[in-house]
Context: one part of a larger RNA
């Protein structure tokens, strides 16, 4: 590189925007580049192939006639991809109406616990475990009633829901963005992917000052063990919060890359529209958008997937090619640093 694959065997980039570069709706014109015929030049001979002949036969020699394909010219064709020109509205934007949301930023104010400190009651236990024990307690706990502080999380409502490009997001008010859908406009192919580039990116960890209730690596202690650096308890420090900016990876998972078109049903939920109806709300039904369950056909080694395809095309990107050694060395970007990208080979099996 072709081929053949990537749910679960190797192998979908964690997610997205968008450069180049590929691929692209619709009739019609214009050139005649790719395209397609035709002629004509030329691809030494030798080989090769077809027909014929000579060595008794073949190998081997001799002679004929040669096609396809390149490549250079010339002449024609216009359907297809380009092109060129003025269009078109079913792709895409865009204006517009109400509308459903825990996407997001920052701000206010807030209740209900846990802990602590303060005033009382009250007077010997308490916490803990599978038993214990360390811990705490008369300098008065634990228990209970009043106040006070502070920090972190937001119960019920909640669900097989919602909504976000992903990571992730849930108390209650506030401000600011995308979606779905409706109904008429308006632009008029403006799309689609996307190498390199960019943004966003849990948690843990780093910087620098702030918090500090409650949890809890590391550490200090009982225990349990033959021992134990663990599992089980008492402690309790990074840290878990907030600014500030750092790192860039996770079983970042639907282990399923995006776009687009088609393909039999059935039974749920959400959102908007409509709605034979109704006094009016709601419901059936019906449309589209979106999230589940079920099973046909098809596909698949199975298992399973199944209009939210892992099924039938198409198109664009990343990736894989035996196990290990190995995501390890070298080199090199790139972090402050741990580290992160990139990323092989001998040798073994």
């Nucleotide at each position: 590189u072709c081929g053949a694959g990537u749910g679960u065997a190797a192998a979908g980039u964690g997610u997205u925007u968008g450069u180049a570069g590929g691929u692209g709706g619709u009739g019609u014109u214009u050139u005649g580049a790719g395209u397609c015929u035709g002629c004509u030049g030329u691809c030494a001979a030798a080989u090769c192939a077809u027909g014929g002949g000579g060595c008794u036969c073949a190998a081997c020699c001799c002679u004929u006639c040669g096609a396809a394909g390149g490549u250079a010219g010339u002449a024609a064709a216009a359907a297809c991809u380009a092109u060129c020109a003025a269009g078109c509205u079913a792709g895409a934007g865009u204006a517009u109406g109400g509308u459903a949301g825990g996407a997001g930023u920052g701000g206010a104010g807030g209740a209900a616990a846990u802990u602590u400190c303060u005033a009382g009651u009250g007077g010997u236990g308490u916490a803990g475990u599978g038993a214990c024990a360390u811990g705490u307690u008369u300098u008065g706990a634990g228990a209970u009633u009043g106040g006070a502080a502070g920090g972190a999380a937001c119960a019920a409502c909640a669900a097989u829901g919602g909504a976000g490009a992903a990571g992730g997001a849930a108390a209650u008010c506030u401000c600011u963005u995308g979606g779905a859908c409706g109904a008429u406009g308006u632009u008029g192919a403006c799309a689609u992917u996307g190498a390199g580039a960019g943004a966003g990116g849990a948690a843990a960890g780093g910087u620098a000052g702030g918090g500090g209730a409650a949890c809890a690596a590391g550490u200090g202690g009982g225990a349990u063990u033959a021992g134990u650096g663990a599992c089980c308890c008492c402690u309790g420090u990074a840290g878990u919060u907030c600014u500030u900016g750092u790192u860039g990876u996770a079983a970042a998972u639907g282990a399923u890359g995006g776009g687009u078109a088609c393909u039999g049903g059935g039974c749920a939920u959400u959102g908007c529209a409509u709605g034979u109806a109704u006094a009016g709300a709601u419901c059936a039904g019906u449309g589209c958008a979106a999230u589940g369950c079920u099973a046909u056909a098809g596909c698949u080694a199975a298992u399973g997937c199944a209009u939210c395809a892992a099924a039938u095309a198409u198109u664009c990107c990343c990736c894989u090619u035996g196990g290990g050694a190995a995501g390890u060395a070298u080199g090199u970007u790139u972090g402050c640093a741990g580290g992160a990208g990139u990323g092989a080979a001998a040798c073994u099996c």
Background: This is a predicted structure of a 349-nucleotide part of an RNA (small-subunit ribosomal RNA, central domain) from Halophila stipulacea. Model confidence (mean pLDDT): 86 of 100. Taxonomically the source falls in Halophila (Eukaryota, Embryophyta, Spermatophyta, Alismatales).